RNA sequence: CGAGCGGACUGUGCGAUCGGGCACAGCAAUGUGUCAGGAAAGUCCGGGCAUCACAGAGCAGGGUAGCUGCUAACGGCAGCCGAGGGUGACCCUAGGGAAAGUGCAACAGAAAUAUACCGCCGCCGUCAAUGGCGGUAAGGAUGAAAAGGCGAGGCAAGAGCUCACCGGGGCUGUGGAGACGCAGCCCGCCAUGUAAACCCUACCCGAUGCAACGUCUAUUGGUACGGUGUACGCAAUGUCUGCUCGACAGCGUACAUCGUAAUGACGGCUAGAUCCCGUUCGGCAACGGCGGGUAAAGAUAAAUGACCGCACACGACAUAACCCGGCUUACAGGUCCGGUCGGUAC
RNA sequence: CCGGGUGUAGCGCAGUUGGUAGCGCGCCAGCUUUGGGAGCUGGAUGCCGCGAGUUCGAGUCUCGCCACUCGGACCA
Numbered sequence: 001c002g003a004g005c006g007g008a009c010u011g012u013g014c015g016a017u018c019g020g021g022c023a024c025a026g027c028a029a030u031g032u033g034u035c036a037g038g039a040a041a042g043u044c045c046g047g048g049c050a051u052c053a054c055a056g057a058g059c060a061g062g063g064u065a066g067c068u069g070c071u072a073a074c075g076g077c078a079g080c081c082g083a084g085g086g087u088g089a090c091c092c093u094a095g096g097g098a099a100a101g102u103g104c105a106a107c108a109g110a111a112a113u114a115u116a117c118c119g120c121c122g123c124c125g126u127c128a129a130u131g132g133c134g135g136u137a138a139g140g141a142u143g144a145a146a147a148g149g150c151g152a153g154g155c156a157a158g159a160g161c162u163c164a165c166c167g168g169g170g171c172u173g174u175g176g177a178g179a180c181g182c183a184g185c186c187c188g189c190c191a192u193g194u195a196a197a198c199c200c201u202a203c204c205c206g207a208u209g210c211a212a213c214g215u216c217u218a219u220u221g222g223u224a225c226g227g228u229g230u231a232c233g234c235a236a237u238g239u240c241u242g243c244u245c246g247a248c249a250g251c252g253u254a255c256a257u258c259g260u261a262a263u264g265a266c267g268g269c270u271a272g273a274u275c276c277c278g279u280u281c282g283g284c285a286a287c288g289g290c291g292g293g294u295a296a297a298g299a300u301a302a303a304u305g306a307c308c309g310c311a312c313a314c315g316a317c318a319u320a321a322c323c324c325g326g327c328u329u330a331c332a333g334g335u336c337c338g339g340u341c342g343g344u345a346c
Numbered sequence: 347c348c349g350g351g352u353g354u355a356g357c358g359c360a361g362u363u364g365g366u367a368g369c370g371c372g373c374c375a376g377c378u379u380u381g382g383g384a385g386c387u388g389g390a391u392g393c394c395g396c397g398a399g400u401u402c403g404a405g406u407c408u409c410g411c412c413a414c415u416c417g418g419a420c421c422a
Base pairs, nucleotide, nucleotide: 001342002341003340005338006337007336008335009334010333012311013310014309015308017306018305020035021034022033023032024031025030037317041328042327044326045325046324047323048322049209050208051207052206056245057244058243059242061205062204063203064202065201066080067079068078069077070076081095082093084091085090096200097199101198102197103194104193105192117140118139119136120135121134122133123132124131148166149165151163152162153161167189168187169186170185171184172183173182174181175180213267214266215265216264217262225259226258227257228256229255230254231253232252233251234250237249238248239247240246274295275293276292277291278290279289281288282287312315347418348417349416350415351414352413353412356371357370358369359368365402373389374388375387376386377385395411396410397409398408399407
């Protein structure tokens, strides 16, 4: 200098004028403070919170899938192991079980989990062409896939039939926290693929979502509904989970009495596993500990804006709706850091 | 805000143990008719919403996006 890899951050700025939401101060006028994002998005996971038995049992159903750790939890993250790709930095991986069982493998092909179409070899028949019977998976042909691969021996021809190496399986030893690695011995090979087919194994999951849920309210003639009380009758009914248990509430009628409003108000609502900074703290890291902080939207038809000026690199994707941790997806431009490969010069 | 469904030819819809994508209407051509309609015969038409993955093979199975659509507030 060129090419390429990984990571982090930022994502218009400043000023004037006019508005808007919230909080505080004020009798009021008004004043002061504050006001979107890294994804606020998709709503794909996990948790908090709320109600239903402060949540119960079994079945059914759903989810996850190498190991160890982190965490409130996770399908997330970190580190590592194994398979694969790259010269390399590095990338990528739904990565349990196919000798528990069942299903499927179209077309082609002789045969798709069990086989002899061609070929090769032997025997029989025949003058011969050729036919019949048997052996054979080394060769041909078909296919995504054809009975471990390759070489040598062996054989009538062949074949793990035998042997070396590689692959596979088992056992033992050893290293490691573990996934797993390494070494030695044995087995001639035991038996295709598919579990993002049913299924099996291990572990996890109660249901519903802030439209959860709680509180309050003027006027009351009728009907209806609900609460409470009394009387009578019945032993069934309702809710919690799809089913079975189990738990809870007894249920219906009559009478008396009370209440009932609007797409209402308030609470839930934002200080919480929060965010930021520091650390000669622990850890490879995720993360945790400790210390500090003058960091801080809470609307409900829904504010966070409009317009003007200046500057330049000319401004992308996109606008909270109970909260938080992740994932996924969208994103103009810009900045920084750390490795790698190649060339050249010193 | 929460939950569900759908996407296949121009339109309306089928498509199951994963194995060459179909039906009806419409469209085109021919026959028939003086001409048109009806009728008869033949034909064309699809990246199965998009992108990845599993598999020998995907409309179908898995994951991620996009678009459309339905239901849910209180209840005297």
Notes
This is a predicted complex of two RNAs, RNase P RNA and transfer RNA, with 422 nucleotides together. Its mean pLDDT, the model's own confidence on a scale to 100, is 76. It holds a member of the Rfam family "Bacterial RNase P class A". About the family: Ribonuclease P (RNase P) is a ubiquitous endoribonuclease, found in archaea, bacteria and eukarya as well as chloroplasts and mitochondria. By type it is a ribozyme.